RNA sequence: GUCCCGUAACUCAGUGGUAGAGUGCACGUUUGAUAAGCGUGAAGUCAGUCGUUCGAAUCGACUCGGGGCCA
Numbered sequence: 001g002u003c004c005c006g007u008a009a010c011u012c013a014g015u016g017g018u019a020g021a022g023u024g025c026a027c028g029u030u031u032g033a034u035a036a037g038c039g040u041g042a043a044g045u046c047a048g049u050c051g052u053u054c055g056a057a058u059c060g061a062c063u064c065g066g067g068g069c070c071a
Base pairs, nucleotide, nucleotide: 001069002068003067004066005065006064009023010022011021012020017054025041026040027039028038029037047063048062049061050060051059
């Protein structure tokens, strides 16, 4: 210099119209007890700022962080 990525504690979906899943966590159920199973629930300023739009996690610019490539 150039490209990609940043969403729940973790791994990831969601490509313009109410933010989701699995794992984990809490509670309940079951058991003599534990694990497994089943049910319910909590947990998010969608990295930040500005802009476009009736409406932005999603589009654009810049900044920050991580990674790849070139020199």
The RNA shown here (transfer RNA) has 71 nucleotides and comes from a Caryophanales bacterium. The organism belongs to Caryophanales, within Bacteria. It matches the Rfam family "tRNA". It is annotated as a transfer RNA. The RNAcentral record of the sequence draws on ENA.